Context: one part of a larger RNA
RNA sequence: CUGGGUGUAAAGGGAGCGUAGACGGAAUGGCAAGUCUGAAGUGAAAACCCCGGGCUCAACCUGGGGACUGCUUUGGAAACUGUUUUUCUAGAGUGUUGGAGAGGUAAGUGGGAUUUCCUGGUGUAGCGGUGAAAUGCGUAGAUAUCAGGAAGAACACCGGAGGCGAAGGCGGCUUACUGGACAAUAACUGACGUUGAGGCUCGAAAGCGUGGGGAUCAAACAGGAUUAGAUACCCUGGUAGUCCACGCUGUAAACGAUGAAUACUAGGUGUCGGGGAGCAAAGCUUCUCGGUGCCGUCGCUAACGCAAUAAGUAUUCCACCUGGGGAGUACGUUCGCAAGAAUGAAACUC
Numbered sequence: 001c002u003g004g005g006u007g008u009a010a011a012g013g014g015a016g017c018g019u020a021g022a023c024g025g026a027a028u029g030g031c032a033a034g035u036c037u038g039a040a041g042u043g044a045a046a047a048c049c050c051c052g053g054g055c056u057c058a059a060c061c062u063g064g065g066g067a068c069u070g071c072u073u074u075g076g077a078a079a080c081u082g083u084u085u086u087u088c089u090a091g092a093g094u095g096u097u098g099g100a101g102a103g104g105u106a107a108g109u110g111g112g113a114u115u116u117c118c119u120g121g122u123g124u125a126g127c128g129g130u131g132a133a134a135u136g137c138g139u140a141g142a143u144a145u146c147a148g149g150a151a152g153a154a155c156a157c158c159g160g161a162g163g164c165g166a167a168g169g170c171g172g173c174u175u176a177c178u179g180g181a182c183a184a185u186a187a188c189u190g191a192c193g194u195u196g197a198g199g200c201u202c203g204a205a206a207g208c209g210u211g212g213g214g215a216u217c218a219a220a221c222a223g224g225a226u227u228a229g230a231u232a233c234c235c236u237g238g239u240a241g242u243c244c245a246c247g248c249u250g251u252a253a254a255c256g257a258u259g260a261a262u263a264c265u266a267g268g269u270g271u272c273g274g275g276g277a278g279c280a281a282a283g284c285u286u287c288u289c290g291g292u293g294c295c296g297u298c299g300c301u302a303a304c305g306c307a308a309u310a311a312g313u314a315u316u317c318c319a320c321c322u323g324g325g326g327a328g329u330a331c332g333u334u335c336g337c338a339a340g341a342a343u344g345a346a347a348c349u350c
Stems, first nucleotide, its partner, number of pairs: 003322004007304002012318001014202004021195003025088003029084003033081002035077008048066007091192001092189003095185004103178007110155001115151008126137002163170002207248006217241001221237004259317006267295013299306002323350003332343004
């Protein structure tokens, strides 16, 4: 390489859009590039294979035939692939009607609670903290309690194995703008599709730059404990940060550790959003489409388990793996303000 694989053994790209490419629905006619078939030319000789011949045999030599799986030219076939013509509606999309939703962006706004701080009142010796303590706070009046004020951050209940989003993620309320999905309908387009190397965009937290903000919590740091020691776990403090705006970074156990798409393959039971039918009905029964859970048959699996939301049966496309360590390191390159990210070896060793 081939092959075999990728939930947990090595292995699914963090996610989307999409270029090239690869693959691609039904009917009809044409062409004949692939494909199949006939013929001609060529495919040197030797070698090779078959049937013979010559050295006593063999090796060796030699005659004839085959083969030389190829190429070129030419005649034909038309199922499949390709290409083209005309058409279709089952894929895909558009339209119409409708309801659901923490989908996104921006602006505005709310209330209560918590916390901390400030002011004043009451009040007096403790408070706080722990396994026990101490550091710390407090007679300059703390803690507690009442009244008033300020600030920032997060939005209890509803709340759900619930919903929405491509993923990251999204939760007070209102408004504006805006994306997607779903159901019903079947008016329109007529294969317009699937996947997607490069590419572009989005991408938690932490981190970085500039300017704000700063209540809480809290890396670093300081102190108190613990301990043989304690650069920790526990405690008292506490700065970056946590929040906002703009820009960068581009990584996570970015997880369902499970790439995307399509079709098919027993059932049962919840739940969310639609629709149809039946019954006189709040309602009940039943059918159906889309999502989201649990259990389970066949099948699959090394087992665990998966099981119409497949890890089953198939097809298409992409990504990735190929013993452990060395190592996600070195070197080079690209990107970045930096931190670093991306790409990514070898010697050696077991």